[in-house]
Context: one part of a larger RNA
């Protein structure tokens, strides 16, 4: 000199863009943060309104409404969001490999979607319990579950063919094994009943099998990046082999047997510290430091362990076990997990709102309308940072008054003020007022696809309709008004800037040298001056 997720002191007008618990991976009031689908399924209220009856208590029908809220089922909940405790490791970065692998939804292609069965929740009723939560009996549905059929691919076994750098890959045959589910709309060409309906046809979506793609992952390897030798030896599933098991898959991954290996001064093993990275800061560079915000990867979810479901988890807002802690209890037993967004308590030098909206972008569910979304987009708070603007401009000497200094002549503050003439960034008031919105849906038209079809569905395109949290914000116009708006540090040398008074080795200053003991440009105050400026200094840390 530069920098900062900074803090402290004094001061403080506005705006834009960023940024904000670095400490206790401490605790866990309160609200919200993951739901959705009735075009998978069975069942199905109430409030309230209306009509009728009434013994005036009410009853009954209908609308509400096939709505709400539950339940079965599907998909999602493994994403998105947080944190950095652990980890010195194939965790990360980079480059390869898999002839050792998986991949829901999505896209493309080729096929298929036949027949049957048994349950169970909801519900009803009984019952245990303080509660949380159960138990018994009976009924019922499905795209829930099960069985049979069919299947060219797959899998397994046997035989067989070709080929490669190895593990392998590949052709053919036989045998065994091995799927599925419907929903909604339209129609009468075919079929059946007969005049519009279906078990028929058809369209869309869904479902099943297979091949490929895309996406996302899994595993292995080369190289790279901390300190410590005041850590020198470490290792028995250890190193390798064979068989078996296990996995999506290789492998001591696991196990039985066999062999005795494997690593290490090119630092094994141990100890300490630490998430890694694109980057960021500094520097002419080389290098040094750092990893907050944003992007990628990893790890983690009260602590430790475990599996279940699933395409995917060993699952932050799922389950089980153990532990610590907190809460409820009828003492028998139960409930909980903010390192999500806010907020709170303690800790700390120190870090914000218990805000608004799904309008946009994106995500989940759904055919869609739509619903959900503390992701996100916005607003708020903090000079915490960067950037921009303002606090006025011109003229104005009799160099006014006052202050300070003085050699008492004067000098200086100083064109500074006053005064005169202006401007309106700004401020205040009034009025207008955005872009961010393109769509979806629906309506109408044209052309195509499908089909028996001019129906329905669908694709493209044209026109119309609709949607804004921020926000009456930004911005614009008009009017008024110099009106709201300057401080902080320093002045001995380094280092830009000096005098007076007070003090008298005292009080004090100080980054270093040092200053102060009666003439202190170094302490305190004043006048003057210098520097930076809505900031200025100090402290801390890095180069």
């Nucleotide at each position: 000199g530069a920098a900062c997720g900074a803090a402290c002191g004094c001061u403080g007008g506005c705006g834009g863009c960023g940024u904000g618990u670095a400490u206790g991976a401490a605790u866990g009031a309160u609200g919200c943060a993951a739901g959705u689908c009735g075009u998978a399924c069975g069942a199905g209220a109430a409030c309230g309104g209306a009509a009728c009856c009434u013994u005036c208590g009410g009853g009954c029908u209908u609308c509400a409404a096939g709505u709400a809220a539950a339940g079965u089922g599907g998909c999602g909940a493994a994403c998105g969001g947080g944190u950095g405790a652990g980890u010195a490791a194939c965790a990360c970065g980079u480059g390869u490999g898999u002839a050792a692998c998986c991949u829901a939804c999505c896209u493309u292609u080729g096929g298929g979607c036949g027949g049957g069965g048994a349950a169970u929740a909801a519900c009803a009723c009984c019952u245990c319990g303080a509660a949380a939560g159960g138990g018994a009996u009976g009924c019922u549905a499905a795209u829930g579950c099960c069985c049979c059929a069919u299947a060219g691919a797959g899998u397994u076994a046997u035989a067989u063919u070709a080929u490669u750098u190895a593990a392998g890959u590949u052709u053919u045959a036989u045998a065994a094994u091995g799927a599925a589910a419907g929903a909604u709309g339209g129609c009468c060409u075919c079929u059946g009943c007969u005049u519009g309906c279906a078990a028929g046809c058809u369209a869309u979506c869904a479902c099943c099998c297979a091949a490929a793609g895309a996406u996302g992952g899994a595993c292995a390897c080369g190289c790279g990046g901390c300190c410590u030798a005041u850590u020198a030896g470490c290792u028995a599933g250890u190193u390798g082999g064979u068989g078996a098991g296990g996995u999506a898959a290789u492998g001591g991954c696991u196990u039985a047997c066999c062999a005795a290996g494997g690593c290490a001064a090119c630092g094994a093993u141990g100890g300490g510290u630490a998430g890694c990275u694109g980057g960021c800061c500094u520097g002419a560079g080389a290098g040094g430091g750092u990893g907050g915000c944003c992007g990628g990867c990893c790890a983690u979810a009260c602590u430790g362990g475990g599996a279940u479901u699933g395409a995917g988890a060993u699952a932050c807002g799922g389950c089980c076990c153990a532990g610590a802690c907190u809460c409820c209890u009828a003492c028998g037993g139960g409930a909980g997990g903010c390192a999500g967004c806010a907020a709170a308590u303690c800790g700390g030098a120190a870090u914000u709102a218990u805000c608004a909206a799904c309008a946009a972008u994106g995500g989940g569910a759904g055919a869609a309308a739509u619903c959900c979304u503390g992701a996100u987009c916005g607003u708020g708070c903090g000079a915490c940072g960067c950037c921009g603007c303002g606090u006025g401009a011109g003229c104005g000497a009799u160099g006014a008054a006052g202050g300070c200094c003085u050699u008492c002549g004067g000098g200086u503050u100083g064109u500074a003020a006053a005064g005169c003439u202006c401007u309106g960034u700004g401020u205040u008031a009034u009025g207008g007022g955005a872009a961010g919105a393109a769509a979806c849906c629906c309506c109408g038209g044209u052309a195509g696809g499908u089909u028996a079809a001019u129906a329905a569905c669908u694709u493209a395109u044209c026109g119309g309709c609709u949607u804004g949290a921020c926000g009456g914000u930004a911005c614009c116009a008009u009017a008024a008004u110099a009106g709201a708006a300057a401080g902080c540090c320093c002045c001995g040398g380094c280092u830009a800037a000096c005098u007076a008074c007070g003090u008298g080795c005292c009080a004090g200053c100080a980054g270093c040298c040092g200053c102060g003991g009666u003439a202190a440009u170094a302490c305190g105050u004043a006048g003057g001056g210098g520097g930076c400026a809505a900031g200025c200094g100090u402290u801390g840390u890095u180069c």
The prediction has a mean pLDDT of 80.
This is a predicted structure of a 543-nucleotide part of an RNA (small-subunit ribosomal RNA, 5' domain) from a metagenome.
RNAcentral holds the full RNA, with entries from SILVA.